[in-house]
Context: one part of a larger RNA
RNA sequence: GAUGAACGCUAGCGGCAGGCUUAACACAUGCAAGUCGAGGGGUAUGUGGCUUCGGCUACAGAGACCGGCGCACGGGUGCGUAACGCGUAUGCAAUCUACCUUUCACAAAGGGAUAGCCCAGAGAAAUUUGGAUUAAUACCUUAUAGUAUAUGAGAACCGCAUGGUUUUUUUAUUAAAGAUUUAUCGGUGAAAGAUGAGCAUGCGUCCCAUUAGCUAGAUGGUAAGGUAACGGCUUACCAUGGCGACGAUGGGUAGGGGUCCUGAGAGGGAGAUCCCCCACACUGGUACUGAGACACGGACCAGACUCCUACGGGAGGCAGCAGUGAGGAAUAUUGGUCAAUGGGCGCAAGCCUGAACCAGCCAUGCCGCGUGCAGGAUGACGGUCCUAUGGAUUGUAAACUGCUUUUAUACGGGAAGAAACACCGGUUCGUGAACCGGCUUGACGGUACCGUAAGAAUAAGGAUCGGCUAACUCCGUGCCCGCAGCCGCGGUAAUACGGAGGAUCCAAGCGUUAAUCC
Numbered sequence: 001g002a003u004g005a006a007c008g009c010u011a012g013c014g015g016c017a018g019g020c021u022u023a024a025c026a027c028a029u030g031c032a033a034g035u036c037g038a039g040g041g042g043u044a045u046g047u048g049g050c051u052u053c054g055g056c057u058a059c060a061g062a063g064a065c066c067g068g069c070g071c072a073c074g075g076g077u078g079c080g081u082a083a084c085g086c087g088u089a090u091g092c093a094a095u096c097u098a099c100c101u102u103u104c105a106c107a108a109a110g111g112g113a114u115a116g117c118c119c120a121g122a123g124a125a126a127u128u129u130g131g132a133u134u135a136a137u138a139c140c141u142u143a144u145a146g147u148a149u150a151u152g153a154g155a156a157c158c159g160c161a162u163g164g165u166u167u168u169u170u171u172a173u174u175a176a177a178g179a180u181u182u183a184u185c186g187g188u189g190a191a192a193g194a195u196g197a198g199c200a201u202g203c204g205u206c207c208c209a210u211u212a213g214c215u216a217g218a219u220g221g222u223a224a225g226g227u228a229a230c231g232g233c234u235u236a237c238c239a240u241g242g243c244g245a246c247g248a249u250g251g252g253u254a255g256g257g258g259u260c261c262u263g264a265g266a267g268g269g270a271g272a273u274c275c276c277c278c279a280c281a282c283u284g285g286u287a288c289u290g291a292g293a294c295a296c297g298g299a300c301c302a303g304a305c306u307c308c309u310a311c312g313g314g315a316g317g318c319a320g321c322a323g324u325g326a327g328g329a330a331u332a333u334u335g336g337u338c339a340a341u342g343g344g345c346g347c348a349a350g351c352c353u354g355a356a357c358c359a360g361c362c363a364u365g366c367c368g369c370g371u372g373c374a375g376g377a378u379g380a381c382g383g384u385c386c387u388a389u390g391g392a393u394u395g396u397a398a399a400c401u402g403c404u405u406u407u408a409u410a411c412g413g414g415a416a417g418a419a420a421c422a423c424c425g426g427u428u429c430g431u432g433a434a435c436c437g438g439c440u441u442g443a444c445g446g447u448a449c450c451g452u453a454a455g456a457a458u459a460a461g462g463a464u465c466g467g468c469u470a471a472c473u474c475c476g477u478g479c480c481c482g483c484a485g486c487c488g489c490g491g492u493a494a495u496a497c498g499g500a501g502g503a504u505c506c507a508a509g510c511g512u513u514a515a516u517c518c
Stems, first nucleotide, its partner, number of pairs: 003514001005513005012369006018362002020327001025325003029322003034069003039066002045060006076280003085205008095197002100193007108142004118131005148173003152169007178185002206252003213243003218240008255277004259270004282303005305316004333359001335358003341355001342353004372403004382394005409453005417444001423438006461506005466487003472501005482489002
């Protein structure tokens, strides 16, 4: 000097930031991922009309269900990991990529189910069984198709070893979905782009040798399987290799980086907030679905723990946002809004969003402002000290006179953040867009800010004063009480203990402690 600090005394305001460093300990409660009726069947219910009061009919229409997209993002944490995990630089002639953009081509003909609804059951519940019946952009069959895939036969060009690109041809295989308010929104195949991901490699990446040998899918080959893809990734067979004092193996510790602190630098230390990457989601394991997961608020199995139970059986996972208990020196509200930015779904209106934006608490930090200014000497009273009829000091300090009103208080006015989408009108150009004008939308918030009023009115403490180190005297005490970072001080004149007066340094803070660097 610095801090995600804590403790003691003290405390007026504002702006900007930060806020469980400990138990990846356990969690009550609420919320944190939905959306689409322009994919489908369709009910409860409501309104109107009719009614023989049993119902019938028209319109509107939740919730639940099937289906699509999303839930792999966003948010949290740092357990594990010394590793191609991260950083940096390359490569993939060994790869995939939903939604989006561009281009080309296409969308033909059929079928059987199933949820829901209805009927009948089982169970305390969670849940679940049977029967009948029904739809789709759900599922299946067939047709057609190529710059797709596979196989066979050629040709040209190129490279970086395996090879790659382009092209001709034979045979075989694989597509599709409709909705509709007639505006449009969708579907399938192929090629390219963009974005995102996967894999491989060089170099760098903590301590211990009081860890010296380690290794059997281990190292390599052949074949097969598997993967989007290369590969002992896996399996069978064959060989006996591979790593190591340039530190293997083992043990300990630890998420990595951008960055941050310090230092003239070289270095040393740290990895909070913010950004990128990784890993994890009660503990361990497994796959399913999907473009993408081996999936925080999905599934299954095992385990520990908690809860419900009619004892037969079930339910749960805050390292999301708040909040609770515990641990601890120590760390906040069970708040508001989707107004903006962004995300999901939707043609859109819109719905959802504890992401985000705001507000609340805390001097935790940084920065800024204020607690008045000018004049005023009988140098007042009082206090303290002295060489004591008198002086010194507190001290222009006060009183007193004039001025100002930041801030606080009261009253009044009052934002920017909002531009769009949609709708209306118009222009261009032309069948779907671009642009212009109008209109609409603010949680924060009656906040910031501005104005007016009266009045010095509403606002100063903490530590230190022997030397280092800026600042000295008196009284008390008498190796006692005590101080102390080091040297040390105190045993009767203590500038070092305690009090007082005075002074010094910082200042809404001041000191102490802790750890790190100089």

This is a predicted structure of a 518-nucleotide part of an RNA (small-subunit ribosomal RNA, 5' domain) from an uncultured bacterium. Its Rfam family is "Bacterial small subunit ribosomal RNA". Gene Ontology terms of the family: structural constituent of ribosome and ribosome. The coordinates come from a structure-prediction model, not an experiment, and the mean pLDDT is 83.